[in-house]
Bacterial RNase P class A from a soil metagenome, 371 nucleotides, folded computationally. It matches the Rfam family "Bacterial RNase P class A". Rfam's curators write: Ribonuclease P (RNase P) is a ubiquitous endoribonuclease, found in archaea, bacteria and eukarya as well as chloroplasts and mitochondria. Its family is annotated with tRNA processing, ribonuclease P activity and dimeric ribonuclease P complex in the Gene Ontology.
RNA sequence: GAGCCGGCCGGGCGGCCGCGGGCGUUCGCGCUCGAGGAAAGUCCGGACUCCGAAGGGCAGGGUGCCGGUGAAAGCCGGGCGGGGGUGACCUCGCGGAAGCGCAACAGAGAGCAGACCGCCGCCGCGGUUCGCCGCGGCGGUAAGGGUGAAACGGUGGGGUAAGAGCCCACCAGCGUGUCGGGUGACCGGCGCGGCUCGGCAAGCCCCACCCGGAGCAAGGUCAAGCAGGCAGCUGGGCGGCCCGUCCGAUGCUGCCGGGUAGGCCGCACCGGCCCGGGGAACGGGCCGGCGGGAGCACCUCGGUGCUCUCGAGAGAGAUGGUCGCCGGCCGCGCGAGCGGCGCACAGGAUCCGGCUUACAGGCCGGCUCCU
Repeated sequence: GAGCCGGCCGGGCGGCCGCGGGCGUUCGCGCUCGAGGAAAGUCCGGACUCCGAAGGGCAGGGUGCCGGUGAAAGCCGGGCGGGGGUGACCUCGCGGAAGCGCAACAGAGAGCAGACCGCCGCCGCGGUUCGCCGCGGCGGUAAGGGUGAAACGGUGGGGUAAGAGCCCACCAGCGUGUCGGGUGACCGGCGCGGCUCGGCAAGCCCCACCCGGAGCAAGGUCAAGCAGGCAGCUGGGCGGCCCGUCCGAUGCUGCCGGGUAGGCCGCACCGGCCCGGGGAACGGGCCGGCGGGAGCACCUCGGUGCUCUCGAGAGAGAUGGUCGCCGGCCGCGCGAGCGGCGCACAGGAUCCGGCUUACAGGCCGGCUCCU
């Protein structure tokens, strides 16, 4: 100087004005609390709530190397294989090829494959400088060429008319035996065997394990108005009258269930301990603490103690604006300095654990390569 990996910060203080919640109020106001590392995407997993009755089977879906951790999802480390980088390192994949299937184009041949060129033998015809050459036919050959993502092991030797695991040595691979290392995936060594192709499971399939649905606009609770039901009074019919009975879109009163609007809860300051199968979120109990407000008591008038109450939580809606100083970035200037930019991504809505994505600028640690 150029990079790689991991972690973190991501403006600070003050004045004025304003917004939402809460408490107090002498209704004037005062005090206090009020977004993030991703609050985002809503992609996973859970808590919680309701529905269903959750058992068995089928269908469907998900996951799939090993170890640790974790409630799970996931995370960390490792193994094997492929790819990239000089390197630090990055990245992709991971149960099974037994069965049914698939393999475009090119190519002679693509599934217990295949003679297009080439090589070799035999026969025939023709030519010949008698060494052979050319053409045709019939066979042999998977060594060489060519096609392809893939052509039925590789190199060397023997062998052969030419060839071929046809035979041999080594290597690769498969199967198998054994020894050693590792918790394990797996790795390494030695020996033997027949000499031997394989790919795709994100085509179907097989194996193992797991899986009910909807979601805080869940759901609970209180409950106007209108409509409904019941009872009484009232009105009308039957009737001369009373009782009784029937009717009512007459009115009044009372009660009732479901439940709309609407209100409230769900909904959360921090920490510790115990219980629940209890683990972050959840429920119950106990204890302690922080900050604010009000009241009471004491007082050395500074405060202290006790009691009550609040600690974003919505209305899918608030958390901002402006000014000053410091910080940052950009430009100019040799320089003191001057000018400009409000200055990354973004923003709760039940809560918790993850994943992914976005992010100006900066800090810390470890490592690699070049000079």